The part of an RNA shown here (small-subunit ribosomal RNA, central domain) has 361 nucleotides and comes from Cunninghamia lanceolata.
[in-house]
Context: one part of a larger RNA
RNA sequence: CUAGGCGUAAAGGGCACGUAGGCGGUGAAUCGGGUUGGAAGUGAAAGUCGCUAACAAUUGGCGGGGUGCUUUCGGAACCAAUUCACUUGAGUGAGAUAGGGGAGAGUGGAAUUUCGUGUGUAGGGAUCAAAUCCAGAGAUCUACGAAGGAACGCCAAAAGCGAAGGCAGCUCUCUAGGUCUACACUGACGCUGGGGUGCGAAAGCAUGGGGAGCAAACAGGAUCAGAUACCCUGGUAGUCCAUGCUGUAAAUGAUGAGUGUUCAUCCUUGGUCCCCAACUACUAUAGAUGGGGCUGGAUCAGGGGCCCAGCUAAUGCGUGAAACACUCUGCCUGGGGAGUACGGUUGCAAGACUGAAACUC
Numbered sequence: 001c002u003a004g005g006c007g008u009a010a011a012g013g014g015c016a017c018g019u020a021g022g023c024g025g026u027g028a029a030u031c032g033g034g035u036u037g038g039a040a041g042u043g044a045a046a047g048u049c050g051c052u053a054a055c056a057a058u059u060g061g062c063g064g065g066g067u068g069c070u071u072u073c074g075g076a077a078c079c080a081a082u083u084c085a086c087u088u089g090a091g092u093g094a095g096a097u098a099g100g101g102g103a104g105a106g107u108g109g110a111a112u113u114u115c116g117u118g119u120g121u122a123g124g125g126a127u128c129a130a131a132u133c134c135a136g137a138g139a140u141c142u143a144c145g146a147a148g149g150a151a152c153g154c155c156a157a158a159a160g161c162g163a164a165g166g167c168a169g170c171u172c173u174c175u176a177g178g179u180c181u182a183c184a185c186u187g188a189c190g191c192u193g194g195g196g197u198g199c200g201a202a203a204g205c206a207u208g209g210g211g212a213g214c215a216a217a218c219a220g221g222a223u224c225a226g227a228u229a230c231c232c233u234g235g236u237a238g239u240c241c242a243u244g245c246u247g248u249a250a251a252u253g254a255u256g257a258g259u260g261u262u263c264a265u266c267c268u269u270g271g272u273c274c275c276c277a278a279c280u281a282c283u284a285u286a287g288a289u290g291g292g293g294c295u296g297g298a299u300c301a302g303g304g305g306c307c308c309a310g311c312u313a314a315u316g317c318g319u320g321a322a323a324c325a326c327u328c329u330g331c332c333u334g335g336g337g338a339g340u341a342c343g344g345u346u347g348c349a350a351g352a353c354u355g356a357a358a359c360u361c
Base pairs, nucleotide, nucleotide: 003333004332005331006330007315008314012329014199015198016197017196021192022191023190025086026085027084028083029082030081033079034078036074037073038072039071040070041069042068048064049063050062051061052060053059089189090186091185092184093183094181095180096179097178101175102174103173104172105171106170107169108152113147114146115145116144117143118142123134124133160167161166204245205244206243207242208241209240213239214238218234219233220232221231256328257327258326259325260324261323265305266304267303268302269301270300271299272298273297274296281289310317311316334361335360336359343354344353345352346351
């Protein structure tokens, strides 16, 4: 390279936006670049294939075939191009609507800790058991008050939102996206996406703050043959905030994005529509208007359970596919050596990205 693959065997990029590129709805018309048919020219000789002459052999003659190129006459389905139109894809507007989506500001209660004051007296705390530790300079317990930092119990859920990372006390301001409904508008404006750009948990780094609890390192006490651990008492970075950097995770659904097609059934979230019955408010006595509750359906968009077909090595997946198909992209090719060395790019550093070979089984 080919071919086959990528949930778990090697293999989906952490996630998005988007350039080039690739691929791409419907109906007409034009054109004739690609495509397609015919004809003509050319395609030297030798060679090759067939026939043939003489023949020991070299050899000679005739004919066929010939990818392709050029010219010319046609065809018009498809691809490309140009023009005109369409509305189903995509988008915009309108009316509703759910949400821990994001940023900033303010604010609340419980709890831990510390401090102050009162009461009160001998232990407290820890553990399998202890000791280190705290305590007569009055601890633990208890009551009141104060300070400060961090996290938000119940609600809470297989629930919700977000591209992913992730997001939860409450209120306000700013802001992004989604879903539904019936119309109006634009008229293919679409999908994917090498390079590129942005976002990206925790830990870590830089500068300046902050520091209640927890807690790498460290110290001590135990345990043990030892114990640089597990257990206990302390405890610094850090955890928090602001601004930069880092750019990695079992960044997982171990499952790339998009589109279409496919048996049932149950639950659930947010809409819309229909049916049934009762109550209340308004209207004023039958209307589903608004609110609350109950029952049964339909449909759209999500979140789950079980399963038919089908798939799968099995496990299992199964309308949110790992089924059936198409488009684009990333990646894999025996184990170790090794995500190492060298070189390059990047970073303050730690490192990250790219990424071999010898050798060996």
It matches the Rfam family "Bacterial small subunit ribosomal RNA".